[in-house]
Order: sequence, then structure tokens, then C1' cells
RNA sequence: CAAGGGACUUAGACGCAAAUUGAGUGCACCGGGGGAAACCCCGGCUGUAGAACUGCUCAAAUUCGGGGAAACCUGUCAGAUGGCAAUCCCGAGCCAAGCCGGAAUGAUCAAACAUUCCGGAAGGUGUAGAGACUAAACGGGCAGCACCUAAGGCAGUUGCAAUGGUGAAGAGAUAGUCCAGACCACAAA
Repeated sequence: CAAGGGACUUAGACGCAAAUUGAGUGCACCGGGGGAAACCCCGGCUGUAGAACUGCUCAAAUUCGGGGAAACCUGUCAGAUGGCAAUCCCGAGCCAAGCCGGAAUGAUCAAACAUUCCGGAAGGUGUAGAGACUAAACGGGCAGCACCUAAGGCAGUUGCAAUGGUGAAGAGAUAGUCCAGACCACAAA
């Protein structure tokens, strides 16, 4: 620069869209706390949806149990109860790559290093529409980039530069293949 697509996510809601209700997310606002600052954490639940980076790498465990949950539906004079369910969590066990500690072996003068085993922290699994499988990201790990801050450091008078921060949430199955259930249509009995 050109073309295509989208208008935060998700459920109520199984035709679609708008609007709306619940839950979550960022931003703005109010209160409290931490921090030198940037910024972060907790609460309020009022408004709003502009913005929210790139590459490489991992794909294992996927089990057994337990607790909470709004709107909506049910029901009622009002309730209780029950249903559906977005989803918030806990215990035990288990887990790929990377990280931390230890041991053995190889190598070495001795280390660094490599392999195997044991243990650990983070994170995950548990947590799909009952569920099976594949991929890989919004997940884990390692790099990089952009922006913000400047305690300490350097400079020496307001500068420099992260070891400090920011770059949302969605995976209670995301993209798919299958399968289950429900609904509708048609056919047959």
C1' cells in the first nucleotide's frame, strides 16, 4: 500500500441480528493496602468497549474423591424446594519441555560438560454436550521487540541505562475429525 474479515469473552438462547439479563475481562471513576517510582494487589459495581507485540520450542499426565454458584425456569400471597448452568475452588495421586538440589557413571589433573536415576518449586491434570482422537494457543518454557519507571549505579545538574514493570480475559474441549443427546423433516411398521 492492497484485499478480505471483526467489533471484548461467555451463558440464558438450538434460525440470525439488534437490544436485554447473569458471570468474567480491560479502560475510566471512588475507597483501602504494597512500592523509591513505574506499577501491582484487594474492594465498590457507576460508565464504557478505542487499544491490548513477535519468533522458536513442549504435547505428557489426562485418575479417584469433595465443596460453591447468578440470571433464567419451576413453585408460591410471599417463600422454601427443585431444574438448567456460565463458571469459582479444594484433597490425594499423576505429568512433557525447561528450572532447582542430590547421587551414580563417562570425560578431565580437577572442574565446566553429557547421560541415567532420585527428590523439589512453579505450572498443569482433575474441570467437554457422557466421551474418543489429532493439532496447536489464549497454556508451559526460552529468546527478542516496543513502551514506562530510575531506588542503587554511572555521569555531574538533570541526564544515561533494568537487574524493576506494562503488552486483558476466553481452553470447565479452542480449531478440527468422530461420537452422544435433543429438536425438525421424510419413509416404513